Predicted 3D model of RNase P RNA and transfer RNA as a complex of 410 nucleotides. It holds a member of the Rfam family "Bacterial RNase P class A". Its family is annotated with tRNA processing, dimeric ribonuclease P complex and ribonuclease P activity in the Gene Ontology.
[in-house]
RNA sequence: GAAGUGGGCCGGGUGGUCGCAAAGGCUGUUUCAGCCUUUGAGGAAAGUCCGGGCUCCGCAGGGCACGAUGCUCGCUAACGGCGAGGCGGGGCGACCCGACGGAAAGUGCAACAGAAAGAUACCGCCUUCGGGCAAGGGUGAAAUGGUGCGGUAAGGGCGCACCGGCGUGGUGGCGACACCACGGCCCGGCAAACCCCAUCGGGAGCAAGGCCCAACAGGGGGAGUUGACGCUGCCCGCCGAUCCCCCGGGUAGGGCCGCUUGAGGCGUCCGGCAACGGCCGUCCCAGAGAGAUGACCACACAAACACAGAACCCGGCUUACAGGCCCGCUUCAACU
RNA sequence: UCCGUUGUGGCUCAGUUCGGUAGAGCGCCUGUCUGAAAAGCAGGAGGCCGCGGGUUCAACUCCCGCCGACGGGA
Numbered sequence: 001g002a003a004g005u006g007g008g009c010c011g012g013g014u015g016g017u018c019g020c021a022a023a024g025g026c027u028g029u030u031u032c033a034g035c036c037u038u039u040g041a042g043g044a045a046a047g048u049c050c051g052g053g054c055u056c057c058g059c060a061g062g063g064c065a066c067g068a069u070g071c072u073c074g075c076u077a078a079c080g081g082c083g084a085g086g087c088g089g090g091g092c093g094a095c096c097c098g099a100c101g102g103a104a105a106g107u108g109c110a111a112c113a114g115a116a117a118g119a120u121a122c123c124g125c126c127u128u129c130g131g132g133c134a135a136g137g138g139u140g141a142a143a144u145g146g147u148g149c150g151g152u153a154a155g156g157g158c159g160c161a162c163c164g165g166c167g168u169g170g171u172g173g174c175g176a177c178a179c180c181a182c183g184g185c186c187c188g189g190c191a192a193a194c195c196c197c198a199u200c201g202g203g204a205g206c207a208a209g210g211c212c213c214a215a216c217a218g219g220g221g222g223a224g225u226u227g228a229c230g231c232u233g234c235c236c237g238c239c240g241a242u243c244c245c246c247c248g249g250g251u252a253g254g255g256c257c258g259c260u261u262g263a264g265g266c267g268u269c270c271g272g273c274a275a276c277g278g279c280c281g282u283c284c285c286a287g288a289g290a291g292a293u294g295a296c297c298a299c300a301c302a303a304a305c306a307c308a309g310a311a312c313c314c315g316g317c318u319u320a321c322a323g324g325c326c327c328g329c330u331u332c333a334a335c336u
Numbered sequence: 337u338c339c340g341u342u343g344u345g346g347c348u349c350a351g352u353u354c355g356g357u358a359g360a361g362c363g364c365c366u367g368u369c370u371g372a373a374a375a376g377c378a379g380g381a382g383g384c385c386g387c388g389g390g391u392u393c394a395a396c397u398c399c400c401g402c403c404g405a406c407g408g409g410a
Stems, first nucleotide, its partner, number of pairs: 001332010013299006020040009042307001046318002049316005054205004061236004066201005071085005086100001087098004101196002106194002108190002122137002124133003145163006164186002166183007209257005218247006230238002264283004269278003337409007346362004356393001364380005386402005
């Protein structure tokens, strides 16, 4: 210098003019208006795909069903997330990817081709013509461990060497697993097919839920203490008096809380490989009506332009994104 | 805010259960019939199965992530 790979961060700054929203203050007698000060979106606020907080269902119970997850150890409030490691695959490499439990519990599937797709022999090989064999051919995505040597009538783990798998034992490791030794034990694929095993999951959601104000008129039918409604789809169990439908009347709605101080941000130190945890210090950073947070100009500059707008909150994942900055590492080439 | 259904020729839909050659009707095109047209008859074209990945020998079908449309509860 070229190509690549992993991680972190920003995604606009300063000044001026005109606007928008909220809170506080001041002025005007109130509704309200004006002025001043302060504050005012994101890395994803998004999709709503997971997990949790919070609230209600009196409690958060048992079983079945259903759903989710699926190598190991750890982190965490929790997770399908994250960290570290193991194994497998890809890459020269840095590094990347993996739904990665079980196919000797059972059921099922495999089109076409092929003799045969889980119990089989078409051509072929051998034969004492009873039969034996699975080496070779051929089909297929897949053909009964692979290669070689020996042996055999011909063959075959039939025997042996090496490799692969499986089982048993030992050693190391918390563990996944690795290594070593022994045993011919060789038992095909698919579980993102049903299923089995292990673990987890009660339901609903801020229109949750609570309080207050304004207005009104009830009537009919059905179910229910032999247990309705509800907690759950079913059963058990719990609770204990209302529930459902139709007609009619009122409001056409309003206010307050929940609401933002939180598993919170930043910084030093300590423990840990890390995720993360702990101590101390410091800061307050949107909370609205569902609706607010913008426009223009100037300056520096290569240029201010991308995706996109909070609505109960938080931890993740996924998806979208103009441009820019920083750090680690790899390969190649040249030079010193 | 919480859920569900759905996407297949130009249009309307099958096929997805339990993976194995993508189909039907209408429409379109060509030919025939007619003086001409319609109907009829004969033949034909037209699909990356919404998009991108994965599992599998093999995916419209199974799984994951996006996009669009429709519907429902509070």